RNA sequence: CGAAGUAGCUCAGUUGGUAGAGCAACUGAUUCGUAAUCAGUAGGUCGUAGGUUCAAGUCCUAUCUUCGGC
Numbered sequence: 001c002g003a004a005g006u007a008g009c010u011c012a013g014u015u016g017g018u019a020g021a022g023c024a025a026c027u028g029a030u031u032c033g034u035a036a037u038c039a040g041u042a043g044g045u046c047g048u049a050g051g052u053u054c055a056a057g058u059c060c061u062a063u064c065u066u067c068g069g070c
Stems, first nucleotide, its partner, number of pairs: 001068005008023004017054001025041005047063005
């Protein structure tokens, strides 16, 4: 100097307008039982603190952590 930080993990999130997917977890169905499959449920202070705005994951400022470069 640049990039990244969003669910337990990997990641989306468009022009600022209801926070999502897959995997994992849990419950149920199926099965003699397990796995697989199907249906459903739960899980989030969007790194932190401020600011702008009717409204911020998104814009602005500071700061922390990680990665890369000089």
Molecule: transfer RNA
Organism: bovine gut metagenome